[in-house]
RNA sequence: AGAGGACUGGGCGAUCGCUGGUUCGGCCCAUGGCAGAACGAGAGGAAAGUCCGGGCACCGCAGGACAGGGUGGUGGGUAACGCCCACCGGCCGUGAGGCUAGGGAAAGUGCCGCAGAAAAGAUACCGCCUAAGGAAGGCCUUGGCUUUCCCGGUAAGGGUGAAAUGGUGCGGUAAGAGCGCACCAGCAGGCAAGGUGACUUGCUUGGCUUGGUAAACCCCACCUGAUGCAAGGCCAAACAGAGAGCAGAGUCGGUCCGGCUCGCUACGACUCUCGGGUAGGCUGCUCGAGACGACGGGCAACCGUCGUCCUAGAGGAAUGAUCGCCAGUCGCAUGCGAAUGCGACGACAAAACCCGGCUUACAGGUCCUCU
Numbered sequence: 001a002g003a004g005g006a007c008u009g010g011g012c013g014a015u016c017g018c019u020g021g022u023u024c025g026g027c028c029c030a031u032g033g034c035a036g037a038a039c040g041a042g043a044g045g046a047a048a049g050u051c052c053g054g055g056c057a058c059c060g061c062a063g064g065a066c067a068g069g070g071u072g073g074u075g076g077g078u079a080a081c082g083c084c085c086a087c088c089g090g091c092c093g094u095g096a097g098g099c100u101a102g103g104g105a106a107a108g109u110g111c112c113g114c115a116g117a118a119a120a121g122a123u124a125c126c127g128c129c130u131a132a133g134g135a136a137g138g139c140c141u142u143g144g145c146u147u148u149c150c151c152g153g154u155a156a157g158g159g160u161g162a163a164a165u166g167g168u169g170c171g172g173u174a175a176g177a178g179c180g181c182a183c184c185a186g187c188a189g190g191c192a193a194g195g196u197g198a199c200u201u202g203c204u205u206g207g208c209u210u211g212g213u214a215a216a217c218c219c220c221a222c223c224u225g226a227u228g229c230a231a232g233g234c235c236a237a238a239c240a241g242a243g244a245g246c247a248g249a250g251u252c253g254g255u256c257c258g259g260c261u262c263g264c265u266a267c268g269a270c271u272c273u274c275g276g277g278u279a280g281g282c283u284g285c286u287c288g289a290g291a292c293g294a295c296g297g298g299c300a301a302c303c304g305u306c307g308u309c310c311u312a313g314a315g316g317a318a319u320g321a322u323c324g325c326c327a328g329u330c331g332c333a334u335g336c337g338a339a340u341g342c343g344a345c346g347a348c349a350a351a352a353c354c355c356g357g358c359u360u361a362c363a364g365g366u367c368c369u370c371u
Base pairs, nucleotide, nucleotide: 001371002370003369004368005367006366007365008364010326011325012324013323014322015321016320018042019041021039022038023037024036026034027033028032044348048359049358051357052356053355054354055353056228057227059225068224069223070222071221072220073087074086075085076084077083088102089100090099091098092097103219104218108217109216110213111212112211125158126157127154128153129152133150134149135148136147137146138145139144140143166184167183168182169181170180171179185209187206188205189204190203191202192201193200194199232283233282234281235280241274242273243272244271245270253267290309291308292307293306294305295304296303297302328345329344330343331342332341333340334339
């Protein structure tokens, strides 16, 4: 100067509060509620994004197939994963190391900006050639030589591009070309050795060679039901609804009959019961693929055994505020310096059913290994 990894995320104390728990006594309309006291507990490495995977819950579901969605080298780990570990291949880096959706482009279809003649079974811009065919002219000896043009040949060379139909050499040709041959590269097949495997190394055969792109359609293999704690379970006011009210007595209101009072009939208020279930309350709720330590297995991810420990459960949502001291960083002043004094600053962000991951954010600080 770099590469990789692990950890930390201020400490102590005082005062005043907030949310649970235990105990204590007090009050009340008393299986409960209210306020109080004491003791003890009270956010994170990401609690975040809600992107994957699982537990749990409820709904759905004969079986098979298709569609849709997802994954994609190999072998392991795991409850599971798109995660992790180890290895293989490719690319980058002098290196420590980093990145990698890494099956199939010789099934089919599509696409390949700009530039370029041409972007995939084609093509002639410059250049090279004039062999085949044709026209015109010149020279000489009927025929030959030669010039120009048309029609042509050509992927060697130039130029364009990220990419132009393998590379070098010899032969070949009018000039050229895998057109032929040798070697090399690459592809496909076969064999041998090593490896659990991806694959590696070597030998051999072949046609002489096949552009890229599949986080484009597609093909192949494998996986896959939906919804999320506002899941779900229990209790249950008020209003409305349904049913019942034997016998006796009484009150009120409306309707009908009756001229009125009295009287009579039916309905409701009233009492009890019922189902569904709103408000509300309880639960799910935190002991769990748990944390820490030791030993053992494994390269590792991780696993096993033993021991110790219990570590928030709120729910319109507590976990806060103030002050003092110490530690850290910065600035200023004094000082030769050590140091002292004063002032300022301290990130990202905060549980919401619970776990395993990934991704993203992060002031400052500590440690280890390697180039």

Model confidence (mean pLDDT): 76 of 100. The RNA shown here (Bacterial RNase P class A) has 371 nucleotides and comes from uncultured Bythopirellula sp. It matches the Rfam family "Bacterial RNase P class A". Rfam classes the family as a ribozyme. The source organism's lineage runs through Bacteria, Planctomycetia, Pirellulales, Lacipirellulaceae and Bythopirellula.